About this RNA: The RNA shown here (transfer RNA) has 72 nucleotides and comes from Candidatus Gottesmanbacteria bacterium RIFCSPHIGHO2_01_FULL_40_15. It matches the Rfam family "tRNA". The family's RNA type in Rfam is transfer RNA. The organism belongs to Candidatus Gottesmaniibacteriota, within Bacteria. It was read from a public genome assembly.

RNA sequence: GGGCCGGUGGCGCAACGGUAGCGCGCUUGCAUGGCAUGCAAGAGGUUGAGAGUUCGAAUCUCUUCCGGUCCA
Numbered sequence: 001g002g003g004c005c006g007g008u009g010g011c012g013c014a015a016c017g018g019u020a021g022c023g024c025g026c027u028u029g030c031a032u033g034g035c036a037u038g039c040a041a042g043a044g045g046u047u048g049a050g051a052g053u054u055c056g057a058a059u060c061u062c063u064u065c066c067g068g069u070c071c072a
Base pairs, nucleotide, nucleotide: 001071002070003069004068005067006066007065010024011023012022013021018055026042027041028040029039030038031037048064049063050062051061052060
């Protein structure tokens, strides 16, 4: 330098172009004498960044940044 894969709550991951969810963690409540545990509720995301296409983009296109991997 070139090819491919990935980047989404604190962490790990989902999500046919149509309300961004799940598990763990966190907070609160209930059950227990208490812990563990179980149940219920809640907070927490400008989907790496910028532009384009579209009625509508995490998703498609382009540019760019970061990480991984292969080739030179």